[in-house]
Context: one part of a larger RNA
RNA sequence: CUGGGCCUAAAAAACUCCUAAGUGGUCUGGCCCCUCCUUCUGGAAAACCCCGGGCUUAACUCCCGGUUGUGCAGUGAUACCGGCAUGACUGGAGUACUGUAGGGGAGACUGGAAUUCCUGGUGUAGCGGUGAAAUGCGCAGAUAUCAGCACGAACACCGAUGGCGAAGCUGUGUCUCUGGGCAGUAACUGACGAUGAGGAGCGAAAGCAUCGAUCGCGAACAGGAUCAGAUACCGUGCUAGCCCAAACCGUAAGCCGUGGGCGCUAGGUAUCAGUUUCCUUCCUCGGGAUCCGUGCUGUAGCUAACACAGCAAGCGCCCCGCAGGGGGAGUACGACCGCAAGGCUCAAACUC
Numbered sequence: 001c002u003g004g005g006c007c008u009a010a011a012a013a014a015c016u017c018c019u020a021a022g023u024g025g026u027c028u029g030g031c032c033c034c035u036c037c038u039u040c041u042g043g044a045a046a047a048c049c050c051c052g053g054g055c056u057u058a059a060c061u062c063c064c065g066g067u068u069g070u071g072c073a074g075u076g077a078u079a080c081c082g083g084c085a086u087g088a089c090u091g092g093a094g095u096a097c098u099g100u101a102g103g104g105g106a107g108a109c110u111g112g113a114a115u116u117c118c119u120g121g122u123g124u125a126g127c128g129g130u131g132a133a134a135u136g137c138g139c140a141g142a143u144a145u146c147a148g149c150a151c152g153a154a155c156a157c158c159g160a161u162g163g164c165g166a167a168g169c170u171g172u173g174u175c176u177c178u179g180g181g182c183a184g185u186a187a188c189u190g191a192c193g194a195u196g197a198g199g200a201g202c203g204a205a206a207g208c209a210u211c212g213a214u215c216g217c218g219a220a221c222a223g224g225a226u227c228a229g230a231u232a233c234c235g236u237g238c239u240a241g242c243c244c245a246a247a248c249c250g251u252a253a254g255c256c257g258u259g260g261g262c263g264c265u266a267g268g269u270a271u272c273a274g275u276u277u278c279c280u281u282c283c284u285c286g287g288g289a290u291c292c293g294u295g296c297u298g299u300a301g302c303u304a305a306c307a308c309a310g311c312a313a314g315c316g317c318c319c320c321g322c323a324g325g326g327g328g329a330g331u332a333c334g335a336c337c338g339c340a341a342g343g344c345u346c347a348a349a350c351u352c
Base pairs, nucleotide, nucleotide: 005322006321008305015201016200017199021195023193025089026088027087030084031083032082035077036076040074041073042072049066050065052063053061054060092192093189094188095187096185097184098183099182100181104178105177106176107175108174109173111155116150118148119147120146121145122144126137127136163170207248210245212243216242217241221237222236224234259319260318261317262316263315264314267297268296269295270294271293274290275289276288277287278286301308325352326351327350334345336343337342
């Protein structure tokens, strides 16, 4: 480099949007390009190649004959692909309208339970914690219990195999602003599409900087235990932090360990949101059909096996990313980014 690959063996970028580029639906007409013409024409000679000849052989040969002559230049043909010009279509895509479900996003306000603090009442000697204890708290009245006040954080039940979102994620209630989806109608546009190198945005937790807040939990730290030791597990405290605002960071086992899009390929069953139909007595309930999701099971097929199986890892097409024995190493150096932590890009020597 290649045949061949990327769920688990090396390998799908965390995700989305978008530029270039490659790629792309149906119909009609003209020209061009591409392509084709083994039987069209040209493609000088020499040389190359082939059969012979001549220099003693060979090289050589301005000796003889032959072949070839491509994607070049013409002529002609021209289905597909492509280009240009003109026109049309509706199935892809989008718009509109009518409905519909939702923890989708942002802001403001708000509720109850619980924890904790404080005040007051009752009340008295313990409480707490553990395998057992101790540190700790308590006669300056704790724990327990009743009433009240304050504060911060998180939202029991509903809750699900469920919903929404591109992913990260998202759950008290109400209001305001706002994004997307799905179904139905088939009115409008008429290929406007899919992918996407670079680029841009978003991106858990931890962390960083500034201003606040700080109930509870709680790295670090201290004390108590355990132990041979115990820089741990257990226990008592507690600082950063977790919370808010507006910035930064840009990483995760960011996982379905499975890139995106489109089409095709047995069933069964459950469920979410719609539409439709049957039954009924209108409503409800129930049955059937259909469409968008989410699960289980399973045939063909596929797979090294496990498994996957209309949400494919099956059968095909288009585009991007990535890998090439293990270690060294996601490191060094350099560039770029960052306040820093570090991120991103990314080797080699050497070694097995």